[in-house]
RNA sequence: AACGUUCUUCGGGGUCAGUGUAAAUCUGAACCGGCGGUUAUAGUCCGCGACCCGACAAACUGCCUGCAAAGGCAACAUGAACUUGGUAACAGGUGAUUGGGUUUGGCGGUUGAUCUGGUGAAACUCCAGAACCGACGGUUAAAGUCCGGAUGGUAGAAGAACGCU
Repeated sequence: AACGUUCUUCGGGGUCAGUGUAAAUCUGAACCGGCGGUUAUAGUCCGCGACCCGACAAACUGCCUGCAAAGGCAACAUGAACUUGGUAACAGGUGAUUGGGUUUGGCGGUUGAUCUGGUGAAACUCCAGAACCGACGGUUAAAGUCCGGAUGGUAGAAGAACGCU
């Protein structure tokens, strides 16, 4: 110094005004930019992560009937219809139907956006200019910036101990 195992810490930013019964959601103006890579510094290049979906695997899962196979109920999800309050928006209750459910794991899928000029050996990364993009659920009105899942998870970063070459 590389590699392996275990552990510790860290690991996402940003709003005002106007209109309006109502908007941090519309309009105008403003602001923000995770991680690794790269001949040279990246929201827009290549890839990864968060959210969502799928099949698979593993673990767990209350009560009843049954020798068993299996079935039923509950719970959870779905939410037809009815109903209470309210002018309404909306809030609450009952609940048909359908699906067993929860967690974890890796895998697969889905998920946005950049050009021109300049410098240079080299830049879709720097400089100048002009653009563009941003999960899901919620909301008296449509959200990158508000609230929530999330005091979570993760890409990864730094470090420690031990082992090994």
This is a predicted structure of a 165-nucleotide RNA (FMN riboswitch aptamer (RFN element)) from an uncultured Micrococcales bacterium. The sequence was found by an Rfam model in a public genome assembly.